The RNA shown here (small-subunit ribosomal RNA) has 1567 nucleotides and comes from Dialister sp.
The coordinates come from a structure-prediction model, not an experiment, and the mean pLDDT is 83.
The organism belongs to Dialister, within Bacteria.
Its Rfam family is "Bacterial small subunit ribosomal RNA".
The sequence is in RNAcentral, with records from ENA.
RNA sequence: AUCAUGGAGAGUUUGAUCCUGGCUCAGGACGAACGCUGGCGGCGUGCUUAACACAUGCAAGUCGAACGAGAGGAGAAGGAAGCUUGCUUCUUUCAAAUCUAGUGGCAAACGGGUGAGUAACACGUAAACAACCUGCCUUCAGGAUGGGGACAACAGACGGAAACGACUGCUAAUACCGAAUACGUUCCUUAGGUCGCAUGACUUUAGGAAGAAAGGGUGGCCUCUACUUGUAAGCUAUCGCCUGAAGAGGGGUUUGCGUCUGAUUAGGUAGUUGGUGAGGUAACGGCCCACCAAGCCGACGAUCAGUAGCCGGUCUGAGAGGAUGAACGGCCACACUGGAACUGAGACACGGUCCAGACUCCUACGGGAGGCAGCAGUGGGGAAUCUUCCGCAAUGGGCGAAAGCCUGACGGAGCAACGCCGCGUGAGUGAUGACGGCCUUCGGGUUGUAAAGCUCUGUGAUCGGGGACGAACGGUCAGCAGACGAAUACUCUGCUGAAGUGACGGUACCCGAAUAGCAAGCCACGGCUAACUACGUGCCAGCAGCCGCGGUAAUACGUAGGUGGCAAGCGUUGUCCGGAAUUAUUGGGCGUAAAGCGCGCGCAGGCGGCUUCUUAAGUCCAUCUUAAAAGUGCGGGGCUUAACCCCGUGAUGGGAUGGAAACUGAGAGGCUGGAGUAUCGGAGAGGAAAGUGGAAUUCCUAGUGUAGCGGUGAAAUGCGUAGAGAUUAGGAAGAACACCGGUGGCGAAGGCGACUUUCUGGACGACAACUGACGCUGAGGCGCGAAAGCGUGGGGAGCAAACAGGAUUAGAUACCCUGGUAGUCCACGCCGUAAACGAUGAAUACUAGGUGUAGGAGGUAUCGACCCCUUCUGUGCCGGAGCUAACACAAUAAGUAUUCCGCCUGGGAAGUACGAUCGCAAGAUUAAAACUCAAAGGAAUUGACGGGGGCCCGCACAAGCGGUGGAGUAUGUGGUUUAAUUCGACGCAACGCGAAGAACCUUACCAGGUCUUGACAUUGAUCGCAAUUCCAAGAAAUUGGAAGUUCCUCUUCGGAGGACGAGAAAACAGGUGGUGCACGGCUGUCGUCAGCUCGUGUCGUGAGAUGUUGGGUUAAGUCCCGCAACGAGCGCAACCCCUAUCUUAUGUUACCAGCACGUUAUGGUGGGGACUCAUGAGAGACCGCCGCGGACAACGCGGAGGAAGGUGGGGAUGACGUCAAGUCAUCAUGCCCCUUAUGACCUGGGCUACACACGUACUACAAUGGGUGUCAACAAAGAGAAGCGAAGCCGCGAGGCAGAGCAAACCUCAAAAACACACCCCCAGUUCAGAUUGCAGGCUGCAACCCGCCUGCAUGAAGUAGGAAUCGCUAGUAAUCGCGGGUCAGCAUACCGCGGUGAAUACGUUCCCGGGCCUUGUACACACCGCCCGUCACACUAUGAGAGUCAGAAACACCCGAAGCCGGUGAGGUAACCGCAAGGAGCCAGCCGUCGAAGGCGGAGCUGAUGAUUGGAGUGAAGUCGUAACAAGGUAGCCGUAUCGGAAGGUGCGGCUGGAUCACCUCCUUU
Repeated sequence: AUCAUGGAGAGUUUGAUCCUGGCUCAGGACGAACGCUGGCGGCGUGCUUAACACAUGCAAGUCGAACGAGAGGAGAAGGAAGCUUGCUUCUUUCAAAUCUAGUGGCAAACGGGUGAGUAACACGUAAACAACCUGCCUUCAGGAUGGGGACAACAGACGGAAACGACUGCUAAUACCGAAUACGUUCCUUAGGUCGCAUGACUUUAGGAAGAAAGGGUGGCCUCUACUUGUAAGCUAUCGCCUGAAGAGGGGUUUGCGUCUGAUUAGGUAGUUGGUGAGGUAACGGCCCACCAAGCCGACGAUCAGUAGCCGGUCUGAGAGGAUGAACGGCCACACUGGAACUGAGACACGGUCCAGACUCCUACGGGAGGCAGCAGUGGGGAAUCUUCCGCAAUGGGCGAAAGCCUGACGGAGCAACGCCGCGUGAGUGAUGACGGCCUUCGGGUUGUAAAGCUCUGUGAUCGGGGACGAACGGUCAGCAGACGAAUACUCUGCUGAAGUGACGGUACCCGAAUAGCAAGCCACGGCUAACUACGUGCCAGCAGCCGCGGUAAUACGUAGGUGGCAAGCGUUGUCCGGAAUUAUUGGGCGUAAAGCGCGCGCAGGCGGCUUCUUAAGUCCAUCUUAAAAGUGCGGGGCUUAACCCCGUGAUGGGAUGGAAACUGAGAGGCUGGAGUAUCGGAGAGGAAAGUGGAAUUCCUAGUGUAGCGGUGAAAUGCGUAGAGAUUAGGAAGAACACCGGUGGCGAAGGCGACUUUCUGGACGACAACUGACGCUGAGGCGCGAAAGCGUGGGGAGCAAACAGGAUUAGAUACCCUGGUAGUCCACGCCGUAAACGAUGAAUACUAGGUGUAGGAGGUAUCGACCCCUUCUGUGCCGGAGCUAACACAAUAAGUAUUCCGCCUGGGAAGUACGAUCGCAAGAUUAAAACUCAAAGGAAUUGACGGGGGCCCGCACAAGCGGUGGAGUAUGUGGUUUAAUUCGACGCAACGCGAAGAACCUUACCAGGUCUUGACAUUGAUCGCAAUUCCAAGAAAUUGGAAGUUCCUCUUCGGAGGACGAGAAAACAGGUGGUGCACGGCUGUCGUCAGCUCGUGUCGUGAGAUGUUGGGUUAAGUCCCGCAACGAGCGCAACCCCUAUCUUAUGUUACCAGCACGUUAUGGUGGGGACUCAUGAGAGACCGCCGCGGACAACGCGGAGGAAGGUGGGGAUGACGUCAAGUCAUCAUGCCCCUUAUGACCUGGGCUACACACGUACUACAAUGGGUGUCAACAAAGAGAAGCGAAGCCGCGAGGCAGAGCAAACCUCAAAAACACACCCCCAGUUCAGAUUGCAGGCUGCAACCCGCCUGCAUGAAGUAGGAAUCGCUAGUAAUCGCGGGUCAGCAUACCGCGGUGAAUACGUUCCCGGGCCUUGUACACACCGCCCGUCACACUAUGAGAGUCAGAAACACCCGAAGCCGGUGAGGUAACCGCAAGGAGCCAGCCGUCGAAGGCGGAGCUGAUGAUUGGAGUGAAGUCGUAACAAGGUAGCCGUAUCGGAAGGUGCGGCUGGAUCACCUCCUUU
């Protein structure tokens, strides 16, 4: 120093919100694998799958100092030969070193591997053995006397292919076997002692019995002894041997506690449980056996099934926990599969044996051999895991006296980015911000100090040189000291010194050299999540962890540039923990989200009032002990650092001992408050049985009586002249009990309602006598339990599933109607479920109040009652704190706490399948999975919607007037046709619309003919000078030719500039081509409707609310009052224009009263400024005044005055927004597309077609009219120069000739028409109507055929007032009449304006349509043109059933029964002992028996696979049929049950509100 240090969230359900709840992500880890990439080093790690099969080599030997034998032959000696006479060869003897097949000893039971089995004393932890064993090692004690017989090797001779076997003979030992001895030891007997919880243990005494050995090996020596030179039988040293006692270490056994899942496994067990006695074991024990008893285990989970080696630890986590058990360490188990024993201290034995089985190999076919889950390695499996390496130098092990040998243990190296750690791939400077790339608004930006350049450095890699630590032992040699000893010998011990020993490895490390030279990738860039642009693609290709992206402008796909992150790695996949408080002990819930059993009684269990004493199990404290090492935490140290390694220290848990006594427990005693009993009293649809009653319904009988009754939205079926219905009387039957009756009463719940009697349960009040904690809850268990349903027998009035008929309907298996059977009722027996609900388990205690109601008691007062007050019990409402996601709950809690039980863990599949239990059946209870989705859900909010409610408005309806729809024509559209009939607009809000005017042009379309820098714009080298006219070809565009010659400005006269024209090349032009769903702008519409919002404040967790709601009022969110709101903005209104009245100023081209002049006549003229009028400027109207109403307000009603009266009339003005409304063809514009054409030019054609349908208009159908005449009246507003065009003349007319005046209050168009007056027509297809057609003309225009307008004459169609349906209009309006303008060469029934004449009606808001406000329900939010259910059909997926079939594991019964132990037998065989011998003892083979693996057979159960067929389920594109649910969803819905039906579903019975609306009743709150 540790022991206190430790906790992050996000995305996704919705239009938005809060909550519940699942899914997903960010983190860490790995024995990993895959993809791309890859410089170096250190330290680790490396078949997780087939405990699949294995070629080859190695992994356990050693000891000659135990033994015989053999090989070997240094050396020595002798002999022989050759001779070179001192050498070689041969030979004999002795023989060292060395080697070893065999006997023998020790080891081989360790070390190494693997995790199949095992749910178990297997493991962990703590204990026990008074119930045990222990080779080698250490210490101590005591011994080792004397004998015997064999068998290998070897030799010989055999069998066999081999493996190997067997026979005869010889031989040694530390091999084997008797005997002797016995300090200990063991056993028996005897008498004590001490100790222990017990069985018992220890110990003493006496006696008896049993049982050992190798005096062997080696070295040395001669002191003793024997011979006596030297040696050994002697001595000595050392190694061994035997018997004991202890120790250490190792093992065996037993026990407490702990150790996965399933109850859809509930009963298991016969050696089973115990006893007695034998046996067996090292030892206890049913371990085994005989007998006896009937036990033993189990809901605290036995048995069975599945899965699994356990732990120290590892990963994660704040922790508690969760997951895991590679490497390292401990334990266990296994060694091809199964069984068995032998040997041994130790095994039932990985590299031993035997047997059985499978497999592989050899074979001469007779028979044999084998076991890598040791190290390497091979095949196979698999996504996947290494070298057939070096060395015993170190550490450790075996053997040996030792040297040493062996050691795939181990030490190292190799391979692999598999992991952790470290280093490098350069550093500094360097702006013209280079080139290139990418983007671009074309200006630039970015890559980017990045590069280049300049100056440096040298880690790693490379080259050269040097070069380790790990090595110290042992042993050897030398020296010294000591021990033993007779000894200066030998041996042993200790110390000092010397030489020597390295696989790794010429490695680490050090020094030197040269060069920036050799060394960077991967993933991501929509959000979560750090990081953005371009191009390509076009719901394709593709991405995706979740949400999701992609349908022509993709930051989401692919590529590029850029950026971000990590880095020799980076991503992906898989698995675990975390986040997840998402199984909640720490640390969740159950009214409505998933979740309280339908209700009670109650065994076990859990929990339990006050008080005293004791105890010490829980609890607390102290000490001791244990928790191996490694690891982790902390403090240090060593490798240059780190990883890594080393040292020290700490920690949770278990056990023991001692102590404390408050609390819990236990024991004993006491108490009365919990609980119960007794006494008295009242209330009640509490239950069961028996009896009785009246009303009603239906039926029967009889009377009266006649034609209908009944039923419905309307009808019909039905009943009735055979007399119904109606009415009167009598009778019968069954069921239910009006009023009282009440958010009243009783009951545990279901439930209970006429009255009386009998029997009976519970609760309540008063008093405080008795018992003395007797209590609470309650898994299993038992009982009760609506309706429907079932069985048997009755009963049956009404009602009424099914069924029949009638309606409705597209259909109507329904709703409605007429009938009607089970059933409903009773008795007995089943069923056991409901929205069995307060969707709220039971019990106890505590925590503001107020107000009803039911039962009881007390007090005060009174003669008495009522009222009043207090209190207990039950039952309602409101409400505070608190609680809740909110709604709500709130002493009858969903508040605060305690106890016990039940239940929940995303939606669907599914309360289903299978199994089990119950049931007569219907069915009930218990209760999954595969698969599938990213949600499903609760509460509340804002909208929208409702065949919900309330209030209000609008030519919305109603009341009126006139139309459309019928006819003809015009015009637009659809359709059809066509070479083309260009394009757009489609409910209102397209259709006389774009188009305010298609003969050419327009024109966008079609056919044909042409052009290609272009018809048009800019730049443009170069050239020219126009224009214009004519001729020819051609349909024209165009082409060819001729004539003609030169524009403007300046000028220094040379020219320059500009315009115009031609023109190469190149940029580019051009597009009425596409996309209005990429856009701008403009527009329509709701709608001139009264709305739409904001700031601050307040309320709400929040979305949001409030304001903006309410009471009045208004045309109006207009205004007033009130109010947690106070203010403000865009809208409304006003300000603007026209119009209605007046004043004033001015007075031409307008006007003319008065004054003059003049005319046939005319403001014609002078003049005037009065009037009209024009143009300016003003006034005027504000509910201002009066009265009434209203709330003393806002405001409304009436009146006066006034030209005008309550926004006077009209216009302009269009809030926030909606409809992806309309327009790319007005214009502008992104992107895409075309470029000798989708551009441009020309001619001709088309847009004008025509069986048809629709819209909008015009003209009519006539007499309120038509025609003719009188032209006899009265306007307003406009237009006019390529114009309006007068007078005059011509023409029947359209028109022509002509050209005055006028750029306009001057001139012209210009005549207004309806009207008025007069005449005719006389109700007809007409003197209505005018279509169509013929002829003849006119005008415009290059041009009138397709295809214009007008005129005259002639022709004279349909049409006689318009079906269903539908439109406009509320006053100068509708209706009707004409006039003008724009477009325009010409063409108007259209459009835009102008005035003339000029009505009718509005009771009123029930209904239709549209809109506004408030409120309510909602499963809608693309917002009802919404959502959504089920059958059927098709495809795919998983699954249940299924005659069966196949396979697996396990159990049971029986058969067979290997090896082997044990037992019996042992007539066969037999060395050691006994015996003189015969023989015996003992042993063995053989045989028999128990047990017994594999195998066989049998039935039963379990699991898995498969199976014709079949059942439902899920998911799929815009399939089919209906429309069940969500609004009152159009019959309120839902639950249980029964029944019926293509399907959703319908109906009956009972229940619930989780039903809207209206009314009533009751209760409560506020004033």